[in-house]
Context: one part of a larger RNA
């Protein structure tokens, strides 16, 4: 893992609504008696029947008030049974789970530590006191040689222990094997026998160790401890359908009341929602600077600094700073002379909603537009409006993709006709038409910035008195302009930048020299050629599409592939077809509403047939209708050995379905229709539970 068999919303008692049943201004008994166990009886009590007001009290009223006015509770249907939904309470209350708390016993055959009595330490080395002998002293001290045999002494087996490194890791083993390595006469090992016990013990202290998991042992009770927290919760069709908010909360992953669902009733034409019009209030978007606050340049000139005269007042002055004003340009969520679309209110019309009961569910939401915040105008960030999808939504498209286009799926169909998105092949459907673009495979990934790429428009300048480019020829003179310099002669730097002869030539744009010189250039003249007036040339401007910028890790990999080039790429158009569970065609169920008819009928209805319209994605959740199992009455009946349950098989019939029949084989003794009742009532899931394989 699979099958099988078990496994979770219950029973009581109160209240509370529904539905139904008796009686009804009434209803009803409780404990207890009887009793043939069916019932009887029993009236104490309880709810009802008048109510407002703290009360005194009045009373279909009262209160509140000065009030006769206004508001606030009332102003005649109940009550008991049964089923139902809820809810509290029942120390289990839907099922299954903690670690934990407490008690009341058992444990020192493991391990700690003490006691007691008892064993064990192969071999080898070292050579401590004290001793004796000799020297030596006054005498000791004190040498030397021999003896001696101490040590938590030294080395290394048993023994003890575990230091390294491998191996083992569903092990040989629930802690070992090898292999290295500590200690080995000691605070040493070690047998038996005794004590010390659960907030206790013991402990060279690791929070170790108390019998293979000790920050409180083990068993066994309390006790089904509690779980705002995880999992799990069993037929079937049918209607309708949320929410992830806001207030509160030792609350934030729980809960209550509100909003939103879902069934019931019962009010009226109110509330909402749509569309035109009109009336209306605003200060957001934008704008603007008229206040506020910022903040710039220029102008006028106060006022202050600075300079010069003056003894002093006081006068000049200034490329300082700098108010008001003026003039030209900025700008604000807490700035408004102004000011929108929308949204709001209110009128009209056309829809229909609204209150009240019962019963939830929800109170982690996501992402995407478009309006703020915050963050870095960062993030599938966070956090508010606001629409929408998704949550709870299938079905097409975007290669694949909850939230993004299209579009909302009762069911059947080898029928059409559309949306989105497509039509070269993978792959349904155009290698479809026009006109242009692009040469990068640009489409098929990007800036800032570059750049004679190429298509389009503009305005502008030269051109036969000859353009542009190219060649050939000139580019001159006062002059070496003045300074400055060791020089500075067009060309280190400062200053000025004229005039002359000229077709034309800068007191010089660039190289070059110590400085000259020398090379060009700007400007001119020739020579070649184009257009015969519509072409060529030059600078430039505003746009289409293109190119550089462009570096990454398994393998192309940045169009899904293949490929693709007057495209299968891009723009504008245009005509066709593909294309969805969207739509329309048949054909069937289903919901609600009205109508007809027909049966029932407790007259309140219910059921069935048809027609019109209408409905029918759907998670929490609410409502309604079934099916099936066991056990009871119906049932001293009905099937049943001519074969019950049970079990196998069927391509057969019947119901949208859960499910019911019938038919063969099996089995071999009991099964049960109907229409009622009452539950130990339906399994695929809970790292369920017990068996088998």
């Nucleotide at each position: 893992g699979u099958c099988a068999g078990u496994g979770a919303c219950u029973u009581a008692a109160u209240u509370u609504a529904u539905g139904u049943a008796g009686c009804a201004a009434g209803c009803u008994u409780a404990a207890g008696c009887c009793g043939u166990u069916a019932g009887g009886u029993g009236u104490a009590g309880g709810c009802a029947u008048a109510g407002c007001g703290a009360a005194a009290g009045c009373g279909a009223g009262u209160c509140u008030u000065a009030a006769u006015a206004g508001g606030g509770c009332g102003u005649u249907a109940g009550u008991u049974g049964c089923a139902u939904g809820a809810a509290u309470u029942a120390c289990a209350a839907c099922c299954c789970g903690a670690a934990a708390c407490c008690g009341a016993u058992u444990g020192a055959u493991c391990u700690a530590g003490a006691u007691a009595u008892g064993a064990g330490c192969a071999g080898g080395u070292u050579g401590a006191a004290g001793g004796u002998a000799a020297g030596g002293u006054a005498a000791c001290a004190c040498u030397u040689a021999c003896u001696g045999g101490a040590g938590g002494a030294c080395c290394g087996a048993a023994c003890c222990c575990g230091u390294u490194g491998c191996c083992g890791u569903u092990g040989a083993a629930a802690u070992g094997g090898c292999u290295u390595g500590g200690g080995a006469u000691g605070a040493c090992u070690u047998g038996u026998g005794u004590c010390u016990a659960g907030g206790g013990g013991u402990g060279a202290a690791a929070g170790g160790c108390c019998a293979a998991c000790c920050a409180a042992a083990a068993u066994c009770g309390g006790a089904g401890a509690u779980a705002g927290c995880u999992g799990g919760u069993u037929u079937u069709c049918c209607g309708c359908g949320a929410a992830a908010a806001c207030u509160a909360u030792u609350u934030a992953g729980g809960u209550a009341g509100u909003g939103c669902g879902u069934u019931g009733a019962g009010a009226u034409a109110u509330a909402g929602a749509u569309u035109a019009a009109g009336a209306g209030g605003g200060g957001u978007a934008g704008a603007g600077c008229a206040c506020u606050a910022a903040a710039u340049a220029g102008g006028c000139u106060a006022g202050g600094g600075g300079g010069a005269a003056g003894a002093a007042a006081u006068u000049c002055u200034u490329a300082c700073c700098a108010a008001c004003c003026c003039u030209a340009a900025u700008a604000a969520a807490a700035c408004u002379c102004c000011g929108a679309a929308u949204a709001c209110u209110c009128u009209a019309a056309u829809u229909g909603u609204c209150u009240c009961a019962g019963c939830a569910g929800a109170c982690a939401g996501a992402c995407u537009g478009c309006g703020a915040a915050u963050g870095c105008u960062a993030a599938c960030g966070u956090c508010c409006g606001u629409a929408g999808u998704c949550g709870a939504g299938a079905g097409g498209g975007a290669a694949a993709c909850a939230a993004c286009c299209c579009a909302g799926a009762u069911c059947a169909c080898c029928a059409a006709c559309u949306a989105a998105g497509g039509u070269c092949c993978c792959a349904a459907a155009a290698u479809c038409g026009u006109a242009a673009u692009u040469a990068a495979g640009u489409g098929u990934g990007a800036a800032a910035g570059g750049a004679u790429g190429u298509g389009a428009a503009g305005a502008c300048u030269c051109c036969a008195a000859a353009a542009c480019a190219g060649c050939c020829g000139g580019g001159a003179g006062g002059u070496u302009g003045g300074c400055u310099u060791a020089g500075a002669a067009g060309c280190a730097g400062c200053c000025a930048u004229c005039c002359u002869u000229u077709a034309a030539a800068g007191a010089u744009a660039g190289c070059g020299u110590a400085a000259c010189a020398g090379c060009u250039c700007a400007c001119c003249g020739g020579u070649c050629u184009a257009a015969u007036u519509a072409a060529g040339a030059g600078a430039c401007u505003u746009u289409g599409c293109g190119c550089c910028g462009a570096a990454g890790a398994u393998g192309u990999a940045a169009c899904g592939g293949g490929g693709c080039u007057a495209a299968a790429a891009u723009u504008a158009c245009g005509u066709a077809c593909c294309g969805a569970a969207g739509u329309u065609g048949u054909g069937a169920a289903u919901u609600u509403a009205u109508a007809a008819a027909g049966u029932c009928c407790u007259c309140g209805g219910a059921c069935u047939u048809u027609a019109u319209a209408u409905c029918u994605g759907g998670u929490a959740g609410c409502g309604g209708a079934a099916c099936g199992u066991u056990c009871u009455g119906u049932a001293a009946g009905c099937c049943g050995u001519u074969g019950a349950a049970g079990g196998a098989a069927g391509a057969c019939c019947c119901g949208c379905g859960a499910g019911g029949g019938c038919u063969u084989c099996u089995g071999g003794a009991g099964g049960u229709a109907u229409c009622a009742g009452a539950a130990g009532u339906g399994c695929g899931a809970a790292u369920g539970c017990u068996g088998a394989c």
The part of an RNA shown here (large-subunit ribosomal RNA, domain II) has 693 nucleotides and comes from a marine metagenome. The RNAcentral record of the full RNA draws on SILVA.